Model confidence (mean pLDDT): 81 of 100. The RNA shown here (transfer RNA) has 73 nucleotides and comes from an Actinomycetota bacterium. The sequence is in RNAcentral, with records from ENA. Taxonomically the source falls in Actinomycetota (Bacteria, Bacillati).
[in-house]
RNA sequence: GCCCGGGUAGCUCAAUUGGCAGAGCAUCGGCUUUGUAAGCCGGCGGCUGCGGGUUCGAGUCCCGCCCCGGGCU
Repeated sequence: GCCCGGGUAGCUCAAUUGGCAGAGCAUCGGCUUUGUAAGCCGGCGGCUGCGGGUUCGAGUCCCGCCCCGGGCU
């Protein structure tokens, strides 16, 4: 330098053919317990890596760039 995969909540990951951004864990509150853990219920948490483009509408499609992993030379 070229090719492939990935970047979404604090962490691990979803999101069907473009149509309301979600789950588990963590954290916080409550219930339960003499107390703790476990269990149950609820809350908080995101400008979807950055910048443009297409579209009524983009996490998803197109272009450029950055970062991580793998491969080729």
It matches the Rfam family "tRNA". By type it is a transfer RNA. About the family: Transfer RNA (tRNA) molecules are approximately 80 nucleotides in length.